[in-house]
RNA sequence: AUGACCUUUGCGGGAGAGAUCGUUGUCGGUCCGAACAGGGCCGAAACGGCGCCGAAGGAGCAACCGCCCCGGAAACUCUCAGGCAAAUGGACCGUUAAGGGAUG
Numbered sequence: 001a002u003g004a005c006c007u008u009u010g011c012g013g014g015a016g017a018g019a020u021c022g023u024u025g026u027c028g029g030u031c032c033g034a035a036c037a038g039g040g041c042c043g044a045a046a047c048g049g050c051g052c053c054g055a056a057g058g059a060g061c062a063a064c065c066g067c068c069c070c071g072g073a074a075a076c077u078c079u080c081a082g083g084c085a086a087a088u089g090g091a092c093c094g095u096u097a098a099g100g101g102a103u104g
Stems, first nucleotide, its partner, number of pairs: 005100004010095004018050001020049005026044007051084003057080001058078003064072003
C1' cells in the first nucleotide's frame, strides 16, 4: 500500500400460508336500558381442534469441499419450534461505519 473474506452496527429491499372453528366470559371498548339489573356487538388474551407455510432457530440426507483419521456442508428435505389481515419477525441482497484480515 492492495484488500478476497469474516464479525458487529445503522439504513433500504424482503416471500409464503385460515382476518379459520369452538370454549372461557378473563380484559378493554361500544350499544340498549331508569339502573351499579340484565343483555347484544367488536377487539384482544388463554386453551383446544382441523387445515396450511417455510426464509428466525433446530434437525436429516447429500452434491461438493478440505488438513481426507475425520470434519465442514444448502435456498434440498422434515416441520420440534416459529408463522398464516395489519403490526412484529424474517433467510438473503445492497450499502454505511468500526474492528480483524488472506493475497499482491
Overview:
This is a predicted structure of a 104-nucleotide RNA (Glycine riboswitch aptamer) from an Alphaproteobacteria bacterium. Model confidence (mean pLDDT): 75 of 100. The sequence was found by an Rfam model in a public genome assembly.